[in-house]
RNA sequence: UGACCCGACCAGGCGAUCGCGGGCGCAGUGCGGCAACGCCGCGUCUGAGGAAAGUCCGAACAGCGCAGGGCAGGGUGCCGGGUAACGCCCGGCGGGGGCGACCUUAGGGAAAGUGCAACAGAGAUCAGACCGCCAGCUAUGGUUGGUAAGGGUGAAACGGUGCGGUAAGAGCGCACCAGCAGUCGGGUAACCGGCUGGCUAGGCAAACCCCACCCGCUGCAAGGCCAAAUAGGGGAGGCAUGACGCGGCCCGCCGACCUCCCGGGUUGGCCGCUGGAGGCAUCGGGCAACCGGUGUCCUAGAGAAAUGAUCGUCCACGACAGGAUUCGGCUUAUCGGUUGGGUCAGCGG
Numbered sequence: 001u002g003a004c005c006c007g008a009c010c011a012g013g014c015g016a017u018c019g020c021g022g023g024c025g026c027a028g029u030g031c032g033g034c035a036a037c038g039c040c041g042c043g044u045c046u047g048a049g050g051a052a053a054g055u056c057c058g059a060a061c062a063g064c065g066c067a068g069g070g071c072a073g074g075g076u077g078c079c080g081g082g083u084a085a086c087g088c089c090c091g092g093c094g095g096g097g098g099c100g101a102c103c104u105u106a107g108g109g110a111a112a113g114u115g116c117a118a119c120a121g122a123g124a125u126c127a128g129a130c131c132g133c134c135a136g137c138u139a140u141g142g143u144u145g146g147u148a149a150g151g152g153u154g155a156a157a158c159g160g161u162g163c164g165g166u167a168a169g170a171g172c173g174c175a176c177c178a179g180c181a182g183u184c185g186g187g188u189a190a191c192c193g194g195c196u197g198g199c200u201a202g203g204c205a206a207a208c209c210c211c212a213c214c215c216g217c218u219g220c221a222a223g224g225c226c227a228a229a230u231a232g233g234g235g236a237g238g239c240a241u242g243a244c245g246c247g248g249c250c251c252g253c254c255g256a257c258c259u260c261c262c263g264g265g266u267u268g269g270c271c272g273c274u275g276g277a278g279g280c281a282u283c284g285g286g287c288a289a290c291c292g293g294u295g296u297c298c299u300a301g302a303g304a305a306a307u308g309a310u311c312g313u314c315c316a317c318g319a320c321a322g323g324a325u326u327c328g329g330c331u332u333a334u335c336g337g338u339u340g341g342g343u344c345a346g347c348g349g
Base pairs, nucleotide, nucleotide: 001345002344003343004342005341006340007339008338009337010336012314013313014312015311016310017309018308020047021046022045023044024043025042026041028039029038030037049320053331054330056329057328058327059326060325061219062218063217064216068251069250070249071248073215074214075213076212077211078092079091080090081089082088093107094105095104096103097102108210109209113208114207115204116203130151131150132147133146134145135144136143137142159177160176161175162174163173164172178200180197181196182195183194184193185192186191223271224270225269226268233262234261235260236259237258238257245253278297279296280295281294282293283292284291285290
C1' cells in the first nucleotide's frame, strides 16, 4: 500500500414559527358548597426501531382448573456452562470449507425392525462373472476348472497405495494409512494419543422407527369494575342409568345445569396500560456468555388510532422502514457514516 476476517456505535443534525399525544404544577368553569369527573387556559418535562417487520420459539401476567393417572400428539438431539426459560447465548470437541484470520454444522442409534436407491450393469448386502488373465481337453468352432488384481456399467461395486508371492490372482504375506476390536494414558466430558490384533462388519433416520430428555390449555379480542336499558319472552332437545367442568381420547373426581332455533335490550365509561427478569456509570468474580455490589435515572401509552407542516443552514444528500400487554431471542429487509482488533500478499527501513 492492497485484499480479506471478526466486533461495537449512529440512523440525518442545528435554529426559528405554528400545530398534535401523555405526565406534573397552577388558574378558571359546569354548581347553593365540596369532592370525583368533564371542558378550557398557562407553564414545564417527555413522545417510535435496529429491525417496531415475520408471528417462528421461550416466558411474565390473566382465566380455567384433580394442571390426578394414562394414551395419542409435539419439541430438542456431541460435551460443559449461562439464563426466568428457550429450538437462544458462551466456551470446547468432532465433520466440512478456506493459505490464513475465520466460517459452517444434515452432530444420539444402521449389529432391534421395516423401507428406499430409476436406469445401466455379471452383480447394489447372507451380491457377483460380461470382457479379460491362467490351466486342462479339443474337431481350433468350443468346452471344463480357477480368479476377482486389470477393463467396462454406474452416484455408489464388500478397505486404499506399494512390494513380494502365484499357473494366473487375491490381506495370501509384508510396509504405511483408514476402519473395527481389545488395552493403557490424558481430559469433568465430548474426545485425543500410545500399544497389540485379526484382515475388514456400504449409503440414507431433514425416511418410518429406536433411545435420552422436555411439554396442562387458552390468550390483553386474557381478565376485572361501574353506569344504563330491556321481554323473569317463545319453542325444541340432553341430563342423577350423571349435564357442565378451556386442544383430542380413556380412567378417576365433582355434582346441576347444558345445547340449538326465533325474538327483544345494550354497543357508554373506567381499569388492565407501563417502575421493569429496566437503563446508565463504576467496582469485583469469570476465557466468555453472564453473575454480584455501589451510585444514579424514569425515557410512548394512542383508542379508528398522537410526533406533522414551513423557512434557513450543515452534510452522512437520508435506505429498510413506524408501537397497541410487556420482555429474552431467532429470522428476514436495509442507504450510508464513525471506530477497535486480527490475517495474507507486496515494497521499504